[in-house]
Context: one part of a larger RNA
RNA sequence: GAUUGAACGCUGGCGGCAUGCUUUACACAUGCAAGUCGAACGGGCUUUGGGGGCUUGCUCCCAAAGUUAGUGGCGAACGGGUGAGUAAUGCAUCGGAACGUACCGUGUAAUGGGGGAUAACCUACCGAAAGGUGGACUAAUACCGCAUACGCCCUGAGGGGGAAAGAGGGGGAUCGCAAGACCUCUUGUUAUACGAGCGGCCGAUGUCGGAUUAGCUAGUUGGUGAGGUAAAGGCUCACCAAGGCAACGAUCCGUAGCGGGUCUGAGAGGACGACCCGCCACACUGGGACUGAGACACGGCCCAGACUCCUACGGGAGGCAGCAGUGGGGAAUCUUGGACAAUGGGCGCAAGCCUGAUCCAGCAAUGCCGCGUGGGUGAAGAAGGCCUUCGGGUUGUAAAGCCCUUUUGUCAGGGAGCAAAUCCUUGUGGCUAAUAACCACCGGGGAUGAGAGUACCUGAAGAAUAAGGACCGGCUAACUACGUGCCAGCAGCCGCGGUAAUACGUAGGGUCCAAGCGUUAAUC
Numbered sequence: 001g002a003u004u005g006a007a008c009g010c011u012g013g014c015g016g017c018a019u020g021c022u023u024u025a026c027a028c029a030u031g032c033a034a035g036u037c038g039a040a041c042g043g044g045c046u047u048u049g050g051g052g053g054c055u056u057g058c059u060c061c062c063a064a065a066g067u068u069a070g071u072g073g074c075g076a077a078c079g080g081g082u083g084a085g086u087a088a089u090g091c092a093u094c095g096g097a098a099c100g101u102a103c104c105g106u107g108u109a110a111u112g113g114g115g116g117a118u119a120a121c122c123u124a125c126c127g128a129a130a131g132g133u134g135g136a137c138u139a140a141u142a143c144c145g146c147a148u149a150c151g152c153c154c155u156g157a158g159g160g161g162g163a164a165a166g167a168g169g170g171g172g173a174u175c176g177c178a179a180g181a182c183c184u185c186u187u188g189u190u191a192u193a194c195g196a197g198c199g200g201c202c203g204a205u206g207u208c209g210g211a212u213u214a215g216c217u218a219g220u221u222g223g224u225g226a227g228g229u230a231a232a233g234g235c236u237c238a239c240c241a242a243g244g245c246a247a248c249g250a251u252c253c254g255u256a257g258c259g260g261g262u263c264u265g266a267g268a269g270g271a272c273g274a275c276c277c278g279c280c281a282c283a284c285u286g287g288g289a290c291u292g293a294g295a296c297a298c299g300g301c302c303c304a305g306a307c308u309c310c311u312a313c314g315g316g317a318g319g320c321a322g323c324a325g326u327g328g329g330g331a332a333u334c335u336u337g338g339a340c341a342a343u344g345g346g347c348g349c350a351a352g353c354c355u356g357a358u359c360c361a362g363c364a365a366u367g368c369c370g371c372g373u374g375g376g377u378g379a380a381g382a383a384g385g386c387c388u389u390c391g392g393g394u395u396g397u398a399a400a401g402c403c404c405u406u407u408u409g410u411c412a413g414g415g416a417g418c419a420a421a422u423c424c425u426u427g428u429g430g431c432u433a434a435u436a437a438c439c440a441c442c443g444g445g446g447a448u449g450a451g452a453g454u455a456c457c458u459g460a461a462g463a464a465u466a467a468g469g470a471c472c473g474g475c476u477a478a479c480u481a482c483g484u485g486c487c488a489g490c491a492g493c494c495g496c497g498g499u500a501a502u503a504c505g506u507a508g509g510g511u512c513c514a515a516g517c518g519u520u521a522a523u524c
Stems, first nucleotide, its partner, number of pairs: 001524004006520005013371006019364002021329001026327003030324003035074003040071002043068011081282003090207007099199003104195008112146001114144002122135005152161003166187006174181002208254003215245003220242008257279004261272004284305005307318004335361001337360003343357001344355004374404004384395004410460005418451001423445003427441004468513005473494003479508005489496002
C1' cells in the first nucleotide's frame, strides 16, 4: 500500500447492488418448512332434483354436484441446512469394466379368464393417555393362482420357468327394458430392446505438519472353491501357501471437509476456501435393518444412551446443523414479515392444491458504487476569536448583503415493466364409420401482481432538510500561544516531558480523508 463475513470509539443525509453466528455440531418455547390424486376403490356427510310410504315433516330408494377419514398410486432419496468427522471408502484430473436405473424418449409384442381376503363403516370391550383387542360386512389400478409368451431368464441343449389393470370421453347402424355390448379416441398396465440423463464400482497421478513417531500387518498378502451383491473384489467363509507395506517416509501423533476459486503480488510465489457453483460427509450420541427404482433415510422405523416433557406411576412423547424466533456462549452477526405474481419442484387429464425452494419486503454505513449538504457576486477586508515587534497580521470572499438554482427531502397529480402461457375460441391438419370427442399448429379473445401506487415523469413552495473524524517533532502533508514542570501524560519506531515543550493538555490556525474517519485484529 492492498484486502476483510470483521469488531470497537466518535460521527451520520439519501439511493442502487451485495453481504450478515467466523464463537457452543450448545440446549430449544411457539408457528410454519411435503404433499397430492374422487379420471384407481368402497363408504360417510352436505346441497339440489325425481319417485314411493305417509303421522305433512319424517323415513326409504334413485340421480347429479360438492366434500372427504380410510384402502390404493406417485412423491416424500429432490429441494433446504451444517462442516462435526474424514489425510483418504474424500476431492481434482485422466482413464477403465464386471453393473443398476422410477419418471422421460424411440421401437416390438401383449393387455384373456378366475379366486380369496382386508381397512373404512357397524358392534362388543381394554387403557389416564398414547393407543389397542375381538366379532360381523365390503371394493379396487391392493393381493394370489390359471391361460398365453415375439422378445426375456435357466439349461446337462432334451427341456424347464416367468406377466398384465383398468379408467375417462364420444358415437351412426345392429343387439338390449336399461346398464351396456360393439366401434373409436385418450390415458394407464405387462414383457422386452435401445437411448438420454443420473448413479454404484476400479486404477493412475496430485493433495498439510511432525523422525524428539522406524518399523507396521493374521483376513494380514496371494491362490483354489463356495457364499453374497445390481456388479469386480478377502466383501465374507473353508482349505492351502507365507506373504504384503516401509527412508521415494509405512505405522503413529497433530491439524484439516476438497475443488472451481478468493486476497495479495510485476511475476514466481504466499495465505485463505464467507457468499455463488460442483463433489463429499453428517442430521441429539452410538448401532441396525425395513420399505423402495433409488436410503441404511434431517422433519421414517427399531434398539441402547444422555437430556427434556406428560402421567391416574401401569406407561407414554420429543429431537431447529430447514425459515423466523428464544436462552446461553461471545468483541460480534437480522424479522416469530408478505406472496405463490414470476422461476423451479411434487401430485393431478385438467381446474388446481402444496412449496420458509424462490421472489419480495424489514433491520444493520457491514462492504462496493453513485448523489447531496448549494451556485454566483460580495472589502467597510465588518464584528468576534487568535497572534502581535502594538504598526499590524490571520480566520477571510469566509460571513452579512444582493442575484439565482431546487438534485435530495416535503406536498400534490400522473404512472410503467416484471404477464403470457395454462384457459376459451375461428380455421387447418391428424385419428376415426363420424361433420362427436381427443391431439397438434397458425391466428383471435379473456383472466391472473406479493413487491406497491414501487421505478419513472410532471408540478408547487422553499437555501430551505443534511459534516464529521483523525492528525500537524522526524519517518509524513500540516505551527503558534497559553497551561503543566521527568508531574500529569504521549508513543508504530526513533523518542518527547526535570520553567519559554511546533512531541503532554487546551485554544486559534493548518493538513489529509469524507458519510465517513480513526483504532484493534488478520493475510499478502
Molecule: small-subunit ribosomal RNA, 5' domain
Organism: Amantichitinum ursilacus